[in-house]
RNA sequence: GGGCCCUUAGCUCAGUUGGUAGAGCGCUUCCAUGGCAUGGAAGAGGUGAGGGGUUCGAGCCCCCUAGGGUCCA
Numbered sequence: 001g002g003g004c005c006c007u008u009a010g011c012u013c014a015g016u017u018g019g020u021a022g023a024g025c026g027c028u029u030c031c032a033u034g035g036c037a038u039g040g041a042a043g044a045g046g047u048g049a050g051g052g053g054u055u056c057g058a059g060c061c062c063c064c065u066a067g068g069g070u071c072c073a
Stems, first nucleotide, its partner, number of pairs: 001072007010025004019056001027043006049065005
């Protein structure tokens, strides 16, 4: 320098014919227990890596940029 893949909640990740984003763990509150652990219920938390474009509508499609991984030179 070139090819391919990845970037979504604090962490690990889902989300597939484009239609208003979820799970587990963690966090907060409440209930059970004398208390801890544990179990149960409810809740908060996301400008979707950044920017632009296509579209009535983009996490998803196209382009550029950044970071990471991998292969080739």
Molecule: transfer RNA
Organism: Patescibacteria group bacterium UBA4787